Source information:
A computed fold for a 378-nucleotide RNA from a Planctomycetota bacterium, annotated as Bacterial RNase P class A. Rfam family: Bacterial RNase P class A. Its family is annotated with dimeric ribonuclease P complex, ribonuclease P activity and tRNA processing in the Gene Ontology. Model confidence (mean pLDDT): 78 of 100. A source record names the gene rnpB.
RNA sequence: UGAGAGAUCUGGGCGGCCGCUUUCGACUUCGGUCGGGGGAGGAAAGUCCGGGCUCCUCGGGUAGGGUGGUUGUUAACAGCAACCGGCCGCAAGGCUAGGGAAAGUGCCACAGAGAAUAGACCGCCAACCCCGGCCGCAUUCGUGCGGACGGGCGGUAAGGGUGAAACGGUGCGGUAAGAGCGCACCGCGAUCUUGGUGACAAGAUUGGCAGGGCAAACCCCUCCUGGAGAAAGAUCAAAUAGGGAAGGUAGGCGAUGACCCGCGCCGUUGAACUUCCGGGUAGAUCGUUGGAGGCCAGGCGCGAGUCAGGUCCCAGAGAAAUGGUCGUCACCUCCCCCCGGGGAGGAACAGAAUCCGGCUUACAUGAUCUCUCACGUC
Numbered sequence: 001u002g003a004g005a006g007a008u009c010u011g012g013g014c015g016g017c018c019g020c021u022u023u024c025g026a027c028u029u030c031g032g033u034c035g036g037g038g039g040a041g042g043a044a045a046g047u048c049c050g051g052g053c054u055c056c057u058c059g060g061g062u063a064g065g066g067u068g069g070u071u072g073u074u075a076a077c078a079g080c081a082a083c084c085g086g087c088c089g090c091a092a093g094g095c096u097a098g099g100g101a102a103a104g105u106g107c108c109a110c111a112g113a114g115a116a117u118a119g120a121c122c123g124c125c126a127a128c129c130c131c132g133g134c135c136g137c138a139u140u141c142g143u144g145c146g147g148a149c150g151g152g153c154g155g156u157a158a159g160g161g162u163g164a165a166a167c168g169g170u171g172c173g174g175u176a177a178g179a180g181c182g183c184a185c186c187g188c189g190a191u192c193u194u195g196g197u198g199a200c201a202a203g204a205u206u207g208g209c210a211g212g213g214c215a216a217a218c219c220c221c222u223c224c225u226g227g228a229g230a231a232a233g234a235u236c237a238a239a240u241a242g243g244g245a246a247g248g249u250a251g252g253c254g255a256u257g258a259c260c261c262g263c264g265c266c267g268u269u270g271a272a273c274u275u276c277c278g279g280g281u282a283g284a285u286c287g288u289u290g291g292a293g294g295c296c297a298g299g300c301g302c303g304a305g306u307c308a309g310g311u312c313c314c315a316g317a318g319a320a321a322u323g324g325u326c327g328u329c330a331c332c333u334c335c336c337c338c339c340g341g342g343g344a345g346g347a348a349c350a351g352a353a354u355c356c357g358g359c360u361u362a363c364a365u366g367a368u369c370u371c372u373c374a375c376g377u378c
Stems, first nucleotide, its partner, number of pairs: 001374009012329007020039008041349001045360002048358005053229004064225003068221001069083005084098001085096004099220002104218002106214003121160002123156003129152004134147005168186006187209001188207008233286004243277005251266004293312004298307003331346007
């Protein structure tokens, strides 16, 4: 200098004016007015996990749902940390639902001979067995023996071919050709030893080598798991229905225009009516912002974290406030030109609503630290 890897931060500054919300203080004609203080995020988002909190639920189980290497961490988790195994990268590093396929069931398209009790299309072989003619030798002329050749029955799974995958790989020996058939190395299984808390690793011995893959297919195993959610829920409480008590008395209701008649129901086991209790709707208040809280430096730990100390108080609306505008500085893009100024435009993702811990996703611009590789210079 170039190309990368990892971990983070920032998310415009200052000032004037006009507003919104909340809280405190003062004043008030009780309507408000004035003054001081606080007022969105790193993700407030998606609502995907885990909890606090609240209500419901007699107890136990099953079903259902989830988890999935190990050891830790935590209130808890599917989070996080460290480590192990696998894959990718020259490396820094990245990715990884990573228990069981010999409990059982199921699936493996197309192609291909064969896809799981393996298989034989091309090819390779002709030792053994059968047939055929030929040659040689022998002959008691019937045939017998031997040889190469052709065919058949067959042998084989090295090579070719199909496929995502073809029943260990490479080499040497071996063989008719071949084959763990034999051997060496690699891989794999079993046993033992050593190291490690463990996942696992290393070594030794041994076995010719096994029923291939798929469990984010059913399933089995391990561990976890009750349901509903702030419109949870609690308190106060206009109104209505039904209820209770006391008084009260003979009617009341269906009947929602009034009266009359009829019918039905209720009422002396006390209707109507009055007062009170109670009820609980609208509404109000609480829940509700002091919390697994932030910051600082310290001890322990590789780390995630944890322990003790100091310090700070940091939105709380309710259909929903947190805004608008002007100036100036900084940033980015474009244009002009006397190269230093001038002009124009732009400036992300997004916005609390019960609260925390995570995950995931979105994000203009700017900034920081650590590490790797390549090249060059001294």